[in-house]
Context: one part of a larger RNA
RNA sequence: CUGGGCUUAAAGCGUGCGUAGGCGGCUUGGAAAGUUGGGUGUGAAAUCCCUCGGCUCAACCGAGGAAUUGCGCCCAAAACUACUAAGCUUGAGGGAGGUAGAGGUAAGCGGAACUAAUGGUGGAGCGGUGAAAUGCGUUGAUAUCAUUAGGAACACCUGUGGCGAAAGCAGCUUACUGGGCCUCUUCUGACGCUGAGGCACGAAAGCUAGGGGAGCGAACGGGAUUAGAUACCCCGGUAGUCCUAGCUGUAAACGAUGAGCACUGGAUUGAGGAGACUUCCACAUCUUCUCGGUCGUAGCGAAAGUGUUAAGUGCUCCGCCUGGGGAGUAUGGUCGCAAGGCUGAAACUC
Numbered sequence: 001c002u003g004g005g006c007u008u009a010a011a012g013c014g015u016g017c018g019u020a021g022g023c024g025g026c027u028u029g030g031a032a033a034g035u036u037g038g039g040u041g042u043g044a045a046a047u048c049c050c051u052c053g054g055c056u057c058a059a060c061c062g063a064g065g066a067a068u069u070g071c072g073c074c075c076a077a078a079a080c081u082a083c084u085a086a087g088c089u090u091g092a093g094g095g096a097g098g099u100a101g102a103g104g105u106a107a108g109c110g111g112a113a114c115u116a117a118u119g120g121u122g123g124a125g126c127g128g129u130g131a132a133a134u135g136c137g138u139u140g141a142u143a144u145c146a147u148u149a150g151g152a153a154c155a156c157c158u159g160u161g162g163c164g165a166a167a168g169c170a171g172c173u174u175a176c177u178g179g180g181c182c183u184c185u186u187c188u189g190a191c192g193c194u195g196a197g198g199c200a201c202g203a204a205a206g207c208u209a210g211g212g213g214a215g216c217g218a219a220c221g222g223g224a225u226u227a228g229a230u231a232c233c234c235c236g237g238u239a240g241u242c243c244u245a246g247c248u249g250u251a252a253a254c255g256a257u258g259a260g261c262a263c264u265g266g267a268u269u270g271a272g273g274a275g276a277c278u279u280c281c282a283c284a285u286c287u288u289c290u291c292g293g294u295c296g297u298a299g300c301g302a303a304a305g306u307g308u309u310a311a312g313u314g315c316u317c318c319g320c321c322u323g324g325g326g327a328g329u330a331u332g333g334u335c336g337c338a339a340g341g342c343u344g345a346a347a348c349u350c
C1' cells in the first nucleotide's frame, strides 16, 4: 500500500450554500469510446515451467513446447457504462388552495421587581453569618407611603411542546421577510445527490470606536475561616454584562453519531394537517402524510446499548484515524489591531 475503522477505545469538519470532480430514474432508436469474443502482428535471446536428449548420475549443456498476464491492427457482438436522437413521470422543482410556529429584522408600547433621588410617617437600630466582623445608621438608616428617574430581564401560560442549517429563538402590537407541512395532481420533464478548493453564518469570553450603566460581577480592597487561605462564606467593587458599527472564528459548537436515497416486525405517546364513518355539526373511532419522544422484535455491538429519528441491510459522495508522551509544541506559511486562529513536524523517551 491492499486493508480495517470513526456514539463511549485514535477518528464526523460547528453549520450551511456551492465550483471543479465523483455518482446518478424509466422507455425506444443510432453509432461503437469503454467492454466482450475471434483473427493477426509484435512481445530479442538467455532465465523460470513442461517434455525429451548428451556428459557413468547430478550440477551443467542441447532441442522442442509453453509462458511472456502487455501493446498495435482487422473482423464481429450490443447486455451494461459513456455518447447521440426522441420520448416518459415515479426523483426534483414550479403553480393553486389551506395551515402551525419563541424562524429573522426594525419600530413602538406594557406591567412586576430592583436601585437611586425628593417628600411624608417614625425614632434605633439595620444588615449579614455556622457564629461573627467589615459595612450602613441620630447629618435620621432599616421599615412604610407617595412622586419622579433609570437600566436590564420578561413570572404565570411553559409542555422530554414549537421553530430554525447550526449557533440559537419567549411580555404585547405593527410593518417587512425566510423556510416547513398538508391537499389538488394543474405545469416543467432528470432539471438530481454529494461536494476538494471557495463563500456565508457562527454561543460565551475577548478586542476597536462611540454611547449606556439598575442589578449582577472577573480583577481589586476589606471582614471572617484557617497552621496558612493569593479560595470556598460576608461587605464593597472596576472592566464586562446592554446598544450601535466593525473585528475575532473558537466551545463537552454533543445525539461526543457527516449528507442523501432505498429496504427491514411491533407497542405507546405529544405536535401540525387531510380524508372516511356518523343524515348534518361536535365528540369518539378508523385511515393517511409530516415532525418530536418513550419501550422494545429481528439484526448489530467488546459491552453499555442501539433498534423505521439504526449504531440493522445496501448504494453514492465528502471529511477524518493509524500506540502513549514529546505536542496541538517547534518551524515555515497564512489570517488577525491584539489575544490568538488555521495548517502542523522531528529528535528523544516508554
Stems, first nucleotide, its partner, number of pairs: 004321003007304002012318001014201004021194003025088006033081002035077008049065006091191001092188003095184005103177007110154001114150008125136002162169002206247006215241002220236004258317006266295011299306002323350003332343004
Predicted 3D model of a 350-nucleotide part of an RNA (small-subunit ribosomal RNA, central domain) from a metagenome. Its mean pLDDT, the model's own confidence on a scale to 100, is 88. The RNAcentral record of the full RNA draws on SILVA. Rfam family: Bacterial small subunit ribosomal RNA.